A computed fold for a 1486-nucleotide RNA from an uncultured bacterium, annotated as small-subunit ribosomal RNA. Model confidence (mean pLDDT): 86 of 100. Rfam family: Bacterial small subunit ribosomal RNA. RNAcentral holds the sequence, with entries from ENA and SILVA.
RNA sequence: AGAGUUUGAUCAUGGCUCAGGAUUAACGCUGGCGGCGUGCAUAACACAUUCAAGUCGAACGGACUUUAGCCUUCGGGCUGAAGUUAGUGGCGGACGGGUGAGUAACGCGUGAGCAACCUACCUUCUGAUGGGGGAUAACGUCUGGAAACGGACGCUAAUACCGCAUAAUCCGAUGUUGUCGCAUGACGAUAUCGGCAAAGAGUUAAUUGUCAGGAGAUGGGCUCGCGUUGGAUUAGAUAGUUGGUAGGGUAACAGCCUACCAAGUCAACGAUCCAUAGCCGGACUGAGAGGUCGGACGGCCACAUUGGAACUGAGACACGGUCCAGACUCCUACGGGAGGCAGCAGUCGGGAAUAUUGGGCAAUGGGCGAAAGCCUGACCCAGCGACGCCGCGUGAGGGAAGAAGGCCUUCGGGUCGUAAACCUCUGUCAUCGGGGACGAAGGAAGUGACGGUACCCGAGGAGGAAGCCCCUGCUAACUACGUGCCAGCAGCCGCGGUAAUACGUAGGGGGCGAGCGUUGUCCGGAGUUAUUGGGCGUAAAGGGCGUGUAGGCGGCCUGUUAAGUCAGGUGUGAAAUUUCAGGGCUUAACCCUGAAACUGCGUUUGAAACUGGCAGGCUUGAGGACAGGAGAGGGAAGUGGAAUUCCCGGUGUAGCGGUGGAAUGCGUAGAUAUCGGGAGGAACACCAGUGGCGAAGGCGGCUUCCUGGACUGUACCUGACGCUGAGGCGCGAAAGCUAGGGGAGCAAACAGGAUUAGAUACCCUGGUAGUCCUAGCCGUAAACGAUGAGUGCUAGGUGUGGGAGGUUAAAAUCCUUCCGUGCCGGAGUUAACGCAAUAAGCACUCCGCCUGGGGAGUACGGCCGCAAGGCUAAAACUCAAAGGAAUUGACGGGGGCCCGCACAAGCAGUGGAGCGUGUGGUUUAAUUCGACGCAACGCGCAGAACCUUACCAGGGCUUGACAUCAUGGUGCCAGCCGUGGAAACACGGUCUUCCGUAGCGAUACGGACACCAUGACAGGUGUUGCAUGGUUGUCGUCAGCUCGUGUCGUGAGAUGUUGGGUUAAGUCCCGCAACGAGCGCAACCCCUAUCUGGUGUUGCCAACGGGUAAAGCCGGGGACUCACCAGAGACUGCCGGAGACGAUCUGGAGGAAGGUGGGGAUGAUGUCAAAUCAUCAUGGCCCUUAAGCCCUGGGCCACACACGCGCUACAAUGGCCGGUACAGCGGGCAGCUAAGGAGCAAUCCGGAGCGAAUCCCAAAAAGCCGGUCUCAGUUGGGAUCGGGGGCUGAAACUCGUCCCCGUGAACACGGAAUUGCUAGUAAUCGCGGAUCAGCCACGCCGCGGUGAAUACGUUCCCGGGCCUUGUACACACCGCCCGUCAAGCCAUGGGAGCUGGCAACACCCGAAGUCGGUGAUCCAACCCGCAAGGGAGGAAGCCGCCGAAGGUGGGGCUGGUGACUGGGGCUAAGUCGUAACAAGGUAACC
Repeated sequence: AGAGUUUGAUCAUGGCUCAGGAUUAACGCUGGCGGCGUGCAUAACACAUUCAAGUCGAACGGACUUUAGCCUUCGGGCUGAAGUUAGUGGCGGACGGGUGAGUAACGCGUGAGCAACCUACCUUCUGAUGGGGGAUAACGUCUGGAAACGGACGCUAAUACCGCAUAAUCCGAUGUUGUCGCAUGACGAUAUCGGCAAAGAGUUAAUUGUCAGGAGAUGGGCUCGCGUUGGAUUAGAUAGUUGGUAGGGUAACAGCCUACCAAGUCAACGAUCCAUAGCCGGACUGAGAGGUCGGACGGCCACAUUGGAACUGAGACACGGUCCAGACUCCUACGGGAGGCAGCAGUCGGGAAUAUUGGGCAAUGGGCGAAAGCCUGACCCAGCGACGCCGCGUGAGGGAAGAAGGCCUUCGGGUCGUAAACCUCUGUCAUCGGGGACGAAGGAAGUGACGGUACCCGAGGAGGAAGCCCCUGCUAACUACGUGCCAGCAGCCGCGGUAAUACGUAGGGGGCGAGCGUUGUCCGGAGUUAUUGGGCGUAAAGGGCGUGUAGGCGGCCUGUUAAGUCAGGUGUGAAAUUUCAGGGCUUAACCCUGAAACUGCGUUUGAAACUGGCAGGCUUGAGGACAGGAGAGGGAAGUGGAAUUCCCGGUGUAGCGGUGGAAUGCGUAGAUAUCGGGAGGAACACCAGUGGCGAAGGCGGCUUCCUGGACUGUACCUGACGCUGAGGCGCGAAAGCUAGGGGAGCAAACAGGAUUAGAUACCCUGGUAGUCCUAGCCGUAAACGAUGAGUGCUAGGUGUGGGAGGUUAAAAUCCUUCCGUGCCGGAGUUAACGCAAUAAGCACUCCGCCUGGGGAGUACGGCCGCAAGGCUAAAACUCAAAGGAAUUGACGGGGGCCCGCACAAGCAGUGGAGCGUGUGGUUUAAUUCGACGCAACGCGCAGAACCUUACCAGGGCUUGACAUCAUGGUGCCAGCCGUGGAAACACGGUCUUCCGUAGCGAUACGGACACCAUGACAGGUGUUGCAUGGUUGUCGUCAGCUCGUGUCGUGAGAUGUUGGGUUAAGUCCCGCAACGAGCGCAACCCCUAUCUGGUGUUGCCAACGGGUAAAGCCGGGGACUCACCAGAGACUGCCGGAGACGAUCUGGAGGAAGGUGGGGAUGAUGUCAAAUCAUCAUGGCCCUUAAGCCCUGGGCCACACACGCGCUACAAUGGCCGGUACAGCGGGCAGCUAAGGAGCAAUCCGGAGCGAAUCCCAAAAAGCCGGUCUCAGUUGGGAUCGGGGGCUGAAACUCGUCCCCGUGAACACGGAAUUGCUAGUAAUCGCGGAUCAGCCACGCCGCGGUGAAUACGUUCCCGGGCCUUGUACACACCGCCCGUCAAGCCAUGGGAGCUGGCAACACCCGAAGUCGGUGAUCCAACCCGCAAGGGAGGAAGCCGCCGAAGGUGGGGCUGGUGACUGGGGCUAAGUCGUAACAAGGUAACC
């Protein structure tokens, strides 16, 4: 720091996704040790049990225990001492600990203030502590109650309580007065008057306590500035409300409370309401700005079962206090009682999920105490959890026969891999044994939960200690097998349909490591909310337009001020955290010390440029005045002609009208047409113009009236008066609405006629609202320049509208200038297209708007509207895109140019018949397989009776029919004969190999050959042509396809290759930011047409000779034909014309041939996953006594049908018969076969010649001559069937061919449709060949004979080429794609309602309690009084205000649910149509 993903590719826009870090985490797999941290995020749910706040006997009286002394009536009493402690009393239970429910608040943070306050304990200072009184717990007796807990009577003490005294610099009042303050006022001095205190304890003494006052410290209370979440689909809120006066109240200010008076107060700078939330230091992330979070630690706040309340107290409205009410739980003798873990543990429950009912007060800290000490679940420790961070280990070195084994393999090997084994070591951690702390401070001693822990020493033994995720790209890491759109994976794009690096497993590899992955959440990447740092012509985005309020912004000069701004000082910004430096634990995490930082706020001093304030001035911004001209600017009234329609009349007759063509319609009751007259409504031809005016919408005959704005000129006036503009207000096309008019034409709806598969459309005939006017609504448009307004600046050129100036005698022209309106274009800008002084350039100011697509401009709510509807405006859910510009293609029922037997013009056919053949289908045991639009279908097959043959049935074989090798064995096997059998085969007989060495030999050894057995292996026309090679078809013999360098473009790409001509051609010429080149075209090659030369046998025969019935038959010849070889020739070379002096075209000459002479071979880049695994080759898969091999028979030849390609015909341009003429290409030895003979013929006999320019096949046929038939299903036609023969072949039944005799079918020229051919072509005629024993060949490939017609032309059909245009196509129009309906699933709106929650309001009831009133009842202290009694004061009770919970009621807000209902989204192959994208077939859209 980026990457993946929209496209065929590109750029930009834009969303989604990933890589990083973090986490109070959880889940899966795994798990050795230690240190430091951390651990209910959910039910502020409910809680069993223990513990968490007590202490003081040096405040007090008792009681009890122990003990000492004395006395004694021996019962006991008195006086002490030590200890214990229920009660009274004091201090503390307001701290510490927990939690985050509530709270959007002066709650918190920060900075100020209190002249408006309090502060126990502590420190310090001053002074005091005198003298009295009356009670009451405990205790005793009696007594109630189940209990909790009481009641009555009696006794008693105090540092408990109460008077009195004394007292101030304390408090209050009054007066005088000083100083200070922004103010209310504060602080003093002084005089007089009034008022208020106390407590003692203590081995009697150190001390300590008590009271009043001052000061300090600490802690608090209150006030204020600033900051502190979202929603405006919450816009108004408020009655103690805002202020005042008086009173009350508080520690203190205050409507804090009460009464009265006034009517204020808050709010668009967001009040109120709703939702959410404890706040902060900080934490995480980030480059930062920022975003998110507030668990642990620290500060503050709030709360303590829910709600309310006060009491006590220095402090509370009080977590482990009180009272009341509610809910809940527990006890109960049913009468009543008790309780509050959000303290530490722990339990249930909830939950994905969060620990021990541990030890200790040793340390730190707290409470009480004089102290000892007691208490302390604060705290210090331990336990549990890989929850996090950090550290360590699971060994180290050597070790190649690269072991075994696994996996892969091209079978050679590679890899796991120095890895292991093995050798030599080490000893961290763990284990065991021994030693053993710091933490402990104070004057000394004593005191350790942790802990026999850390740490140290020793011992033994590599022993006890590795997993998890990933391996298509992003993203580091690849193979095999299995699976076969299945099972599954997936963060995104996407993998899987038989060769999956993407699923599962294995091997290998990569990453991290006691962890590793996954999931959730946050920041980052995301410049994707943009302050830093984005945009708005077409991608999302400029308000339809104006006017103007608040607000924001604002010209030149001078002076002043100091709010903003800047600089210095100063206070604060707690600690922790962070960064840096250093230090302590072996290191680190962790901890400690110091420094920095804490970007903030306050205060003070200063500066004065800029912004702001104040004052003064200026004229250029703005406005005014005066003088002009232009204009469909607006409103009202009047008026004109043309045209349509209607009415009346005339003329006139059969049609008119309408369309692609028609019909509906109108017309003999007289239309249309035409003439005259009249009526009425609407709109204003020509002028008319990318002309004018207006803010926009919009405005068009002419005249008049009223009226707005702009422009030019002058430079007279004002003196910044300006710009923008949230809300507000106004204007605002068409359609639509209300009321009343009007209504000619046009024309939704509607009707009819057509079209069509349908046609609720397009077309036609009609036709109502409406269109018009008046008044009023509506308020929207693709209201567009898809471009907000304003100001300034930044090259030009050219048109046009309005004005002014100059020039001129004047006009025209020309020049200058201002305002408007267009085009072109430079810089610049832009993703590109484009924009370009009328900016989309460079800047500033203000407003509006955008943040992926769909859902949706929809729902709900609100506002507006008569309605239609408008404005404002979501969410759930869903997708990975949607969209822009440009590029290359492809396509178009777009355009232009041009080709082709493409059409047209012709000729002959096919489609109908019969037959042949191929295919489909059907059948079958099998009818083997492949080929399927053109480009499958007489195709693979240039030869299926067996063979072929791959198929079927049956019979057989299993190292095999065939190849190679190894080991072992044998010496045969084959052939021949016989038997069985359909054959293959089996059995039997016969036969019994060769070479070398050694040896006399038998024989042995080795080799060859053959066979047998075994094992490797063979074999497969089994599968995949979508794994392949090779070959082939096709577009297409179409003229195209590319490259290098350069140039242009951000880029895909373009240029070149486009353009003007020309050509069969990207053929050539010219031009040109291109210049060249390659593959194609052409040429070079072959055949053919002419000639020349050479050579003449087997070819030829003109002349000469010979010769025959005839014949190049013979001698001979090379002239000719012909053959072969080698050449020539044709190149637009020549001439005229056209063209641009070119290419080229046209005509001509010459020539055998003329513009490529004719034909062939030759097939660019590519397309069709085109064809072929069955020619061959080949990867993978599959079969292996079978899917291999052999054999017999059958099948490939089936037959209701359908199609393709052909043959033969339908006849007289013919059939038949007879006679007769002329080719070329070819083939021939298991061959062609002559002559001659036989047979009606097929054919047979025969055998000459010929391996062939020699011989043979071989007769060419149409033709020509002659005859016959006479229009007929025939003397056309020759299918079918019967009979008889020939030939090939082991073998013609299924299933060959030929011949003869007989038989004699359909068929009389062929519907829709469709094929070939442009000249030696079509048509027609025969001939040859391959394959082949034969042949189903009418096929195919060749050959020659005879030999036409037609082409105006390129509108149309088909195919193709080039340019251009549109595109939403790119699997590329056989494309894409829309809506209803049907099915499933999902979320959501409405909905009669039903049912919860929340906050208010009104009223009722009204606990506790404070306050007030009363207080006839009750009361020790003080006063009067001898007393009784009274007084003062107080209390119960009662009354009242307030008052929680509760109740009633009508509304509000917000959830859940609801028959039914509305649309929406999603879902490989449902239905109907074809709306959009091309002119999308009616241009599309608002």